[in-house]
The part of an RNA shown here (small-subunit ribosomal RNA, 5' domain) has 528 nucleotides and comes from an uncultured Planctomycetota bacterium. The prediction has a mean pLDDT of 83. Rfam family: Bacterial small subunit ribosomal RNA.
Context: one part of a larger RNA
RNA sequence: GAACGAACGUUAGCGGUGUGACUUAGGCAUGCAAGUCGUACGUGAAAGUCGCAAGACGAGUAAAGUGGCGAAAGGGUGCGUAACACGUAACCAAUCUACCCCUAGGAUCGGGAUAACAGCUGGAAACGGCUGGUAAGACCGAAUGGUCCGCCCGGAAGGCAUCUUCUGGUCGGUAAACGGUGGCGAAAGCUGCUGCCCAGGGAGGAGGUUGCGGGCUAUCAGCUAGUUGGUGGGGUAACGGCCUACCAAGGCGAUGACGGCUACCGGGUCUGAGAGGACGGACCGGCACACUGGGACUGAGACACUGCCCAGACUCCUACGGGAGGCUGCAGUCGUGAAUCUUCCGCAAUGGACGAAAGUCUGACGGAGCGACACCGCGUGCAGGAUGAAGGCCUUCGGGUUGUAAACUGCUGUCAGGUUCUAGGAACGGCCUCAUGUGAACAGCAUGAGGAUUGACCAAGACCAAAGGAAGCAACGGCUAACUCUGUGCCAGCAGCCGCGGUAAGACAGAGGUUGCAAACGUUGUUC
Numbered sequence: 001g002a003a004c005g006a007a008c009g010u011u012a013g014c015g016g017u018g019u020g021a022c023u024u025a026g027g028c029a030u031g032c033a034a035g036u037c038g039u040a041c042g043u044g045a046a047a048g049u050c051g052c053a054a055g056a057c058g059a060g061u062a063a064a065g066u067g068g069c070g071a072a073a074g075g076g077u078g079c080g081u082a083a084c085a086c087g088u089a090a091c092c093a094a095u096c097u098a099c100c101c102c103u104a105g106g107a108u109c110g111g112g113a114u115a116a117c118a119g120c121u122g123g124a125a126a127c128g129g130c131u132g133g134u135a136a137g138a139c140c141g142a143a144u145g146g147u148c149c150g151c152c153c154g155g156a157a158g159g160c161a162u163c164u165u166c167u168g169g170u171c172g173g174u175a176a177a178c179g180g181u182g183g184c185g186a187a188a189g190c191u192g193c194u195g196c197c198c199a200g201g202g203a204g205g206a207g208g209u210u211g212c213g214g215g216c217u218a219u220c221a222g223c224u225a226g227u228u229g230g231u232g233g234g235g236u237a238a239c240g241g242c243c244u245a246c247c248a249a250g251g252c253g254a255u256g257a258c259g260g261c262u263a264c265c266g267g268g269u270c271u272g273a274g275a276g277g278a279c280g281g282a283c284c285g286g287c288a289c290a291c292u293g294g295g296a297c298u299g300a301g302a303c304a305c306u307g308c309c310c311a312g313a314c315u316c317c318u319a320c321g322g323g324a325g326g327c328u329g330c331a332g333u334c335g336u337g338a339a340u341c342u343u344c345c346g347c348a349a350u351g352g353a354c355g356a357a358a359g360u361c362u363g364a365c366g367g368a369g370c371g372a373c374a375c376c377g378c379g380u381g382c383a384g385g386a387u388g389a390a391g392g393c394c395u396u397c398g399g400g401u402u403g404u405a406a407a408c409u410g411c412u413g414u415c416a417g418g419u420u421c422u423a424g425g426a427a428c429g430g431c432c433u434c435a436u437g438u439g440a441a442c443a444g445c446a447u448g449a450g451g452a453u454u455g456a457c458c459a460a461g462a463c464c465a466a467a468g469g470a471a472g473c474a475a476c477g478g479c480u481a482a483c484u485c486u487g488u489g490c491c492a493g494c495a496g497c498c499g500c501g502g503u504a505a506g507a508c509a510g511a512g513g514u515u516g517c518a519a520a521c522g523u524u525g526u527u528c
Stems, first nucleotide, its partner, number of pairs: 001528004006524005013378006019371002021336001026334003030331003035069003040066002043063001048057003076289003086213007095206003100202004105197002108142004117132006148173003152169007179194006215261003222252003227249008264286004268279004291312005314325004342368001344367003350364001351362004381411004391402004415469001417464004424458002429453001431451008472517005477498003483512005493500002
């Protein structure tokens, strides 16, 4: 000098864009943060209104339940981790993949349950138990089937050792929901949309392996028994001591094993002419974690932040028998600390989940709020104005300086204030009208065009008034731009270094003046 997720002191007009628990991965009151689908299924209220009543409407609505998809994403944090965790380059002839896209084919016949519900019943509660009873795209059995899977017998091509690909045959095995909902029709049927099953391919995603790379420490020198390899078996989507039995005795290490300490990694950020050094907050990619430790279940995917089980610590409820909980989501609170915000608005936009859709949900996100925390921009007026006013300070008492500074005159109108006005962020979707395609069809469906509709939040502009409401902070001995007076008297104090202060201190304190920067200026901390 530059920089900062900064803090502290003094001061402070406005706006834009960013940014804001770096410490206790400490504890948490409260609310919200993951639901959705009635075009999968069976049930199915009440209040209220009408009525003399029966009953009707409310309403097949609300609601709970079965079932499907989602909940493995999105959001947070950096505890752990020195490791194939990350980065980069390659490999899997050793692999999986829900939703999405493409291709080809298929969907036959049956069955028994169970929640809901009703009755009885246990418990303080959380939550149950028994009996009856019902549906499905829930569950189960059988059939059929292929380029799918398995054994065996051939043929061809290729490669990377195990092998891979293509092709022919015998045998064996494995599917499904002709479901849902529209239109036309008297019906048969015709015609849409969507879903189901098998197989192949794609895209994106995931898993595994390897080369190389990136901390400190030798005051850590030896480490290792599933250890290193093999065989059989198991397990996995898959290779593998991943696991197991047996066999062998190996494997790693001064090119630093093993141990200890520290630390998420990268894109990048800061600095620097560069080389390099330091850092990894915000944003993006990856990893890890979710009160602490362990475990599996479900599922395409988890060993699962707001799922389950066990143990532990802590908090809460209890009728003492037993139960409930997990903010490292958004706000907020206590604590800690030098220190870090609103218990806000909205799903209008973008994106996500579900749904045929309307739509619902979304503390993701879009916005607003708070903080000079950072960067950037604007303003606090402009021009004229000397008897150089008054006052202050200095003085050699002549004057000098503050100083065109003020007053005064003229002008302008940024920001703040008031009034008014609304652009754009909005297009989709659904609705209405029309056209085209499909189709037997003027239904329906699909595509396109035109209309009206959908904004949480925010601007610019115009007009009014008015110089009015808007300047401080630090320094002034040298380094280093900027000097005098008074007070003090090695005291009180200053200080980054050198050093000032013991009676004329340009270095302390105050004042006047000056210099620098300016809505900031200094100090401290840290990095280069």